[in-house]
Formats: sequence, structure tokens, C1' cells
RNA sequence: GGGCGUUUAGCUCAGUUGGCUAGAGCAUCUCCCUUACAAGGAGAGGGUCGGGGGUUCAAGUCCCUCAACGCCCA
Repeated sequence: GGGCGUUUAGCUCAGUUGGCUAGAGCAUCUCCCUUACAAGGAGAGGGUCGGGGGUUCAAGUCCCUCAACGCCCA
């Protein structure tokens, strides 16, 4: 330098053919339980969906561009 892939909650990841307020597990916090802790039960908070632009009535999803990371080739 070229090609491919990934980027969504603190971490690991889902998310159909664009369609209603974006989800799960773990973690965190609160309550219950316990002498206490752990485990268990109930609940809560937490998101510019990597940045910017475009198409559309509507974009995490489609298009363009930039960036970061990974793999392959040279």
C1' cells in the first nucleotide's frame, strides 16, 4: 500500500425484510433473607448504537467518508 472483518450499557455480546418507547448475561446500586458474609429472591440505574454526512415519512439496520482494532496478501 491492497483486500476482508469488527465497532451497540462498565465487560462479553444479540438485534429479522428499515417500523412503534434499543435488549440479554455478568457487573453496580437498593430491598428481602442471614448474627454476618456468600448463595438465593425482588427491583432499579446505566446507551450521542465509533465520528461526520447522505437517502427516507422513519436508520443500530441502506449509501458515502473518516477513525480505531483484528486477520490475510504484498
This is a predicted structure of a 74-nucleotide RNA (transfer RNA) from an Actinomycetota bacterium.
It matches the Rfam family "tRNA".
The prediction has a mean pLDDT of 80.
The source organism's lineage runs through Bacteria, Bacillati and Actinomycetota.
The sequence was found in a public genome assembly.